The RNA shown here (FMN riboswitch aptamer (RFN element)) has 144 nucleotides and comes from an Anaerolineae bacterium. The sequence was found by an Rfam model in a public genome assembly. Of the family's consensus pairs, 100% are formed in the model. The source organism's lineage runs through Bacteria, Bacillati, Chloroflexota and Anaerolineae. Its mean pLDDT, the model's own confidence on a scale to 100, is 79. Rfam family: FMN riboswitch aptamer (RFN element). Rfam links the family to the GO term FMN binding.
RNA sequence: AACAACCUUCGGGGCAGGGUGCCACUUGCACCGCACGAAGUGCAGGUGAAUUCCCGAUCGGUGGUACAGCCCACGAGCGCGCAAGCGCAUGACCCGGUGAAACUCCGGGGCCGACAGUAAAAGUCUGGAUAGAAGAAGGUGAUG
Repeated sequence: AACAACCUUCGGGGCAGGGUGCCACUUGCACCGCACGAAGUGCAGGUGAAUUCCCGAUCGGUGGUACAGCCCACGAGCGCGCAAGCGCAUGACCCGGUGAAACUCCGGGGCCGACAGUAAAAGUCUGGAUAGAAGAAGGUGAUG
């Protein structure tokens, strides 16, 4: 000095603003009802009403590589297992320019998003999760 190993800390973000109104409650009138009434039905009005539908907005883990949500790989999800791990599931990109090199930069146009829940269908609400993980930074550092 550095390797094994050990320890500590860190380690995921997002619906602004509008439209529609399934549905719920309520008021009046009429019908219905043996009479009054209740329940029910119809018409008209009022209030609330999808962060899930529509317009639009907005978010993007880790390692690799010319700087990546969309290339390669990993993590997160579900099941089995004491664990290591194994199995299942796992979405999305093209064109042009610059350059030695870019599906990563610049310009343009597009696309994607686990599982469960919900008075109406979810990347963004609620929940597992003040969790865990790929990994990152720092420290200690035997033996040789």